Transfer RNA from a Planctomycetaceae bacterium, 72 nucleotides, folded computationally. The organism belongs to Planctomycetaceae, within Bacteria. The coordinates come from a structure-prediction model, not an experiment, and the mean pLDDT is 80. The sequence is in RNAcentral, with records from ENA and MGnify. RNAcentral records the identical sequence in 2 taxa.
[in-house]
């Protein structure tokens, strides 16, 4: 310089273009409990970023960022 791949809650991860973006863990509150760990019930919190395409985009196109590997 050029190619392939990736980036989803706080941390790991699922999602044929079509339910309310889903699980696990963490956080917060109850409950049990002498207390605390466990457990039980509920609540909070994501889609890298700008643009198209499409009734509808985490998911298709495309320009930037960041990380891997390849190629030279």
């Nucleotide at each position: 310089g050029c190619c392939u791949c990736g980036a989803u809650g706080g941390u790991g991860a699922a999602a044929c273009g079509g339910a309310a973006a889903u699980c696990a863990u963490u956080c917060c509150u109850u409950g049990c409990u002498u207390c605390u760990a466990a457990c039980a019930a509920g609540g909070a919190g994501u889609u890298c970023u700008g643009g198209g395409u499409u009734c509808g985009a985490g998911u298709c196109c495309u320009g930037g960022u960041c990380g891997a590997g390849g190629c030279a």